[in-house]
RNA sequence: GGGCGGUUAGCUCAGUUGGCUAGAGCGCCUCAUUGACGUUGAGGAGGUCAGGGGUUCAACUCCCUUAUCGCCCACCA
Repeated sequence: GGGCGGUUAGCUCAGUUGGCUAGAGCGCCUCAUUGACGUUGAGGAGGUCAGGGGUUCAACUCCCUUAUCGCCCACCA
């Protein structure tokens, strides 16, 4: 330098032919249970979908670009 893949909640990830209010598990908070902790049950908070731009009535999803992580190839030595 070229190519490919990833980036969504604190963590690990789902979300495919664009469509209403974006989800799960774990974690966190509250309540119940317990002498207490844990377990279990119920409820709850938490997201600029990496940033920017474009297409569209409508974008996590399509296109361009930037950033970042990983892999492969090439070049130099």
Source information
Predicted 3D model of a 77-nucleotide RNA (transfer RNA) from a Candidatus Saccharimonadota bacterium. Its Rfam family is "tRNA". Rfam classes the family as a transfer RNA. Its family is annotated with triplet codon-amino acid adaptor activity in the Gene Ontology. Model confidence (mean pLDDT): 80 of 100. The same sequence occurs in records of 2 taxa. RNAcentral holds the sequence, with entries from ENA and GtRNAdb.